[in-house]
RNA sequence: AAAAGGCAAAUCCCCUGAAAAGUGGGGACGCAAAGCUACGGGUCCAAAGCUCAGAUUUGAGCUAUGAUUGCCGAGCUACCGAA
Numbered sequence: 001a002a003a004a005g006g007c008a009a010a011u012c013c014c015c016u017g018a019a020a021a022g023u024g025g026g027g028a029c030g031c032a033a034a035g036c037u038a039c040g041g042g043u044c045c046a047a048a049g050c051u052c053a054g055a056u057u058u059g060a061g062c063u064a065u066g067a068u069u070g071c072c073g074a075g076c077u078a079c080c081g082a083a
Stems, first nucleotide, its partner, number of pairs: 006031002011026003015022002029070001035076003039073003042068003049062005
């Protein structure tokens, strides 16, 4: 190389969550580390908190302690492999 095997985007259902998002079940756009770790950067969200406005519990802004490794980098580990 080839073959076997692996993962599973969008989306649908259920549950959790304030949200982003995640678990499980379908489903396949893709993936050779789309295996693991939020360590650095990026991105998403903003419940609680703070500030301002308003005034009867509302609106706006800031903020990660939340999320993402299927955004990039870094670290760790790893299957098959003919002539």